About this RNA
RNAcentral holds the full RNA, with entries from ENA. A computed fold for a 528-nucleotide part of an RNA from an uncultured prokaryote, annotated as small-subunit ribosomal RNA, 5' domain. Rfam family: Bacterial small subunit ribosomal RNA. Its family is annotated with ribosome and structural constituent of ribosome in the Gene Ontology. Model confidence (mean pLDDT): 86 of 100.

Context: one part of a larger RNA
RNA sequence: GAUUGAACGCUGGCGGCAUGCCUAACACAUGCAAGUCGAACGGUAACAGAACUAGCUUGCUAGUUGCUGACGAGUGGCGGACGGGUGAGUAAUGUAUAGGAACUUGCCCAGUAGUGGGGGACAACUUAUGGAAACGUAAGCUAAUACCGCAUAAUCUCUACGGAGGAAAGCAGGGGCUCUUCGGACCUUGUGCUACUGGAUAGGCCUAUAUUGGAUUAGCUAGUUGGUGGGGUAAAGGCUCACCAAGGCGACGAUCCAUAGCUGGUUUGAGAGAAUGAUCAGCCACACUGGGACUGAGACACGGCCCAGACUCCUACGGGAGGCAGCAGUGGGGAAUAUUGCACAAUGGGCGCAAGCCUGAUGCAGCCAUGCCGCGUGUGUGAAGAAGGCCUUCGGGUUGUAAAGCACUUUCAGUUGUGAGGAAAGGGAUGUAGUUAAUAGCUGCAUUCUGUGACGUUAACAACUGAAUAAGCACCGGCUAACUCCGUGCCAGCAGCCGCGGUAAUACGGAGGGUGCAAGCGUUAAUC
Numbered sequence: 001g002a003u004u005g006a007a008c009g010c011u012g013g014c015g016g017c018a019u020g021c022c023u024a025a026c027a028c029a030u031g032c033a034a035g036u037c038g039a040a041c042g043g044u045a046a047c048a049g050a051a052c053u054a055g056c057u058u059g060c061u062a063g064u065u066g067c068u069g070a071c072g073a074g075u076g077g078c079g080g081a082c083g084g085g086u087g088a089g090u091a092a093u094g095u096a097u098a099g100g101a102a103c104u105u106g107c108c109c110a111g112u113a114g115u116g117g118g119g120g121a122c123a124a125c126u127u128a129u130g131g132a133a134a135c136g137u138a139a140g141c142u143a144a145u146a147c148c149g150c151a152u153a154a155u156c157u158c159u160a161c162g163g164a165g166g167a168a169a170g171c172a173g174g175g176g177c178u179c180u181u182c183g184g185a186c187c188u189u190g191u192g193c194u195a196c197u198g199g200a201u202a203g204g205c206c207u208a209u210a211u212u213g214g215a216u217u218a219g220c221u222a223g224u225u226g227g228u229g230g231g232g233u234a235a236a237g238g239c240u241c242a243c244c245a246a247g248g249c250g251a252c253g254a255u256c257c258a259u260a261g262c263u264g265g266u267u268u269g270a271g272a273g274a275a276u277g278a279u280c281a282g283c284c285a286c287a288c289u290g291g292g293a294c295u296g297a298g299a300c301a302c303g304g305c306c307c308a309g310a311c312u313c314c315u316a317c318g319g320g321a322g323g324c325a326g327c328a329g330u331g332g333g334g335a336a337u338a339u340u341g342c343a344c345a346a347u348g349g350g351c352g353c354a355a356g357c358c359u360g361a362u363g364c365a366g367c368c369a370u371g372c373c374g375c376g377u378g379u380g381u382g383a384a385g386a387a388g389g390c391c392u393u394c395g396g397g398u399u400g401u402a403a404a405g406c407a408c409u410u411u412c413a414g415u416u417g418u419g420a421g422g423a424a425a426g427g428g429a430u431g432u433a434g435u436u437a438a439u440a441g442c443u444g445c446a447u448u449c450u451g452u453g454a455c456g457u458u459a460a461c462a463a464c465u466g467a468a469u470a471a472g473c474a475c476c477g478g479c480u481a482a483c484u485c486c487g488u489g490c491c492a493g494c495a496g497c498c499g500c501g502g503u504a505a506u507a508c509g510g511a512g513g514g515u516g517c518a519a520g521c522g523u524u525a526a527u528c
Stems, first nucleotide, its partner, number of pairs: 001528004006524005013375006020367001021333001026331003030328003035078003040075002043071002047069003050065007085286003094211007103203002108199008116150001118148002125140006156165003170191006178185002212258003219249003224246008261283004265276004288309005311322004339365001341364003347361001348359004378408004388399004414464005422455001426450010472517005477498003483512005493500002
């Protein structure tokens, strides 16, 4: 000199854009953060409509009917493995770069083939019953895209090459003819389901090289190193087991100890390098502590399950409930770090045919000079060089064109008004093309109408008012830009280094003046 996720002191006008628990991976009150689908299903607790019945006050009350819109709880599907947080652990099961072969991959894309025929349950519900509660128990009834067989099947799997195994589910819209038990069959469109192949995406695994300090850590290792054979995995492999051999690593630092998430990057520097790893992005690890598996395409799963432990809470003492390193917020720790805000309008995600619902992701707002950038606190004129202050050799000098005065301007702040853009979608209508038996329906395209904004009293613009609303901080001995007076008297004090202060202190304290930065300025800490 540059820099900072900074803190502290004094001061503080506005705006834009960023950043904001670095400490206790300490404990957490409260609310919210993952749901959705009725176009899978049986249904109907609530709401609305309709129909029916009864009472009558004649448009209200009560009841019934799932008939319709919808929908609590339940079965079922998909999603809760993403998104969000944190950095405890980890010096290599990690990361970075470059390669590799023995694998899996829901949703998505392309293709091939199929989607036939049956069955038995379990929730919900009803009844009974246990418990303070959490939550159950027994009996009975019932549906499905839930579950299980049968049939069929390959370029699928296994094979001793003879053969064997081996799937599925429907739902919704529309409909002229034909049939009808009036439910539908049938046709058609869309979507779903099953098997296989290929792709895309995502992931698992292996190898090489690089990746902090310590030798006051020198030897380490028994599934250890390799082989054969079983087992296991989606997959190679001591991954695991039996047997056999006795290997394997190490001064090119094994083992042990300490420290630490890694990287793109960031800071500094001319560079080489050094330091660092906040925000943003990629990877990894973790979710009160330790262990375990289940489900699933994917987890050994932050807001799932089981066991153990510590802690907290409820209890009728028998037993139960919980996990903010999600967003806010509280206590605590600390020099120190924000609102228990608004909205799904946009972007993205989950579910859904869609409308839509959910989304503390996200978009915004709030707080803080924490940082960067921009703007302002007036402009011109004005010598009687006013008054006052300070200094003085008492002549004067300086503050100083500074002020006052005169003439202007109105950025910003204030008041009033106008007012973009962020909006694409979605819905209605018309036309047209495709599908089709069809002029239904559905899908695509075009035109047109309608229509959605948290921010928001938006940005921006216009008008009005009046210099009106707005300057401090540090320093002045040398380094280092900037000097005099008074007070003090090795005292009080200053200090980054050298050093000042013991009666004329440009070095302490005050004043006047000056210098440097400026909504900041200094100090402290840290890095180059």